Predicted 3D model of a 101-nucleotide RNA (SAM riboswitch aptamer (S box leader)) from Neobacillus mesonae. NCBI's taxonomy places the organism under Bacteria, Bacillati, Caryophanales, Bacillaceae, Neobacillus. The sequence was found by an Rfam model in a public genome assembly. The prediction has a mean pLDDT of 85.
C1' cells in the first nucleotide's frame, strides 16, 4: 500500500499547560474565550493478550459532544406529482481491532 473478518444508538474529567479552531471528505448542521485543536494526567472499554478461563486482569492498541452528528449511491413503500418530501432496507465511504499481502 492493499485484501479479509468483526464492530460502529452503550461507556468515559467541574484536572493541569496552552490559546483558535474542531467535528475524515463535500453539502448541511453543530461544538468552541462559560476555552477548539494539541500535550500531560485521569477515565472508559475489552479487539488482541495473560491467567487458576461463560470469569477476572489490564500488557499492546483504541476510545472519552451529538447514531460514524445527518445526508451523499441504489431500491421499495407512502404522500404530493415534469420533480420533490418522508420512512425503511441495502450498498458505498470512513473509523477501530485482528490477520494476510
Nucleotide at each position: 500500500u492493499u485484501c479479509u473478518u468483526a464492530u460502529c444508538a452503550a461507556g468515559a474529567g467541574c484536572g493541569g499547560c496552552u490559546g483558535a479552531g474542531g467535528g475524515a471528505c463535500u453539502g448541511g448542521u453543530c461544538c468552541a474565550a462559560u476555552g477548539a485543536a494539541g500535550c500531560c494526567c485521569g477515565g472508559c472499554a475489552a479487539c488482541c493478550u495473560g491467567c487458576a478461563a461463560u470469569g477476572c486482569a489490564a500488557g499492546g492498541u483504541g476510545c472519552c459532544a451529538a447514531a460514524u452528528c445527518c445526508a451523499g449511491c441504489a431500491a421499495a413503500a407512502u404522500g404530493a406529482u415534469a420533480u420533490c418530501a418522508u420512512u425503511u432496507u441495502g450498498a458505498g465511504a470512513g473509523a477501530u481491532a485482528a490477520g494476510g499481502u